[in-house]
Molecule: Lysine riboswitch aptamer
Organism: Halonatronum saccharophilum DSM 13868
C1' cells in the first nucleotide's frame, strides 16, 4: 500500500419506538346492585361435584342506582435504533372465573419466520367505536448502500450503513 473478511466500541435515519405516572375524552346512564309486575324451573364456554333457587331460577319490562378494565389523546420523565410490532412453535409456570379436567383469554421463557422508518386506501378479524391494534394487497414521502458523467432513475436490504481501533490475507 490494495482489496476485503473477523472481532469490538461509538453513532445516524424520523411526525423515530416503547416504557412509566399524571390528566382528559370515551366506554356510559352501560354493567353489578336494590325494589316491583309478568313468568313458570333452572343457573358457569363443557362435564362432573359442590352452592344458590317454589320463602321463585332462566329471562323479559319499569323505576331507583351507579362504575371498572382494556384501548385512544396531552404532557413530563426514562431506556433505547430488531428499537420494536406481528406470525408459527416448544417447555413449564402464574393468572381469570366455588373445586377439579378439557377448552378459551392473559403473562413469562426458548426457537425459527417477515418488516429500514412514517402517513394513507381497501378488504377481513378484534373493539362500545367509523378511535386504535392487526394482516393481506396498493400509494405517498423520507433515510442508508450500488449503479449512472450529471440530472434524475433503477434496485437491494437492518446479520445493513457511517467512523474508529484491533486481527487475518496477498505483494
Nucleotide at each position: 500500500u490494495a482489496a476485503a473478511g473477523u472481532g469490538a466500541u461509538a453513532g445516524a435515519g424520523g411526525a423515530g419506538c416503547a416504557a412509566u405516572a399524571a390528566u382528559c375524552a370515551a366506554u356510559a346512564g352501560u354493567a353489578a346492585u336494590a325494589u316491583u309486575a309478568a313468568g313458570g324451573a333452572g343457573c358457569u364456554g363443557u362435564g362432573u361435584u359442590g352452592g344458590c333457587u317454589a320463602u321463585g331460577a332462566a329471562u323479559u319490562a319499569a323505576u331507583a342506582g351507579g362504575a371498572a378494565a382494556g384501548g385512544g389523546g396531552u404532557u413530563a420523565u426514562u431506556g433505547c435504533c430488531g428499537a420494536a410490532a406481528c406470525c408459527u412453535u416448544u417447555a413449564a409456570g402464574a393468572g381469570a372465573a366455588a373445586a377439579c379436567a378439557c377448552a378459551u383469554c392473559u403473562c413469562u421463557u426458548g426457537a425459527g419466520g417477515u418488516u429500514g422508518g412514517u402517513u394513507u386506501u381497501u378488504u377481513g378479524c378484534u373493539u362500545a367505536a367509523u378511535a386504535g391494534g392487526u394482516a393481506a394487497a396498493g400509494a405517498a414521502u423520507u433515510g442508508c448502500c450500488a449503479c449512472u458523467a450529471a440530472a434524475u432513475g433503477u434496485g437491494g436490504a437492518g446479520g445493513g450503513c457511517u467512523a474508529u481501533c484491533u486481527u487475518g490475507u496477498a505483494a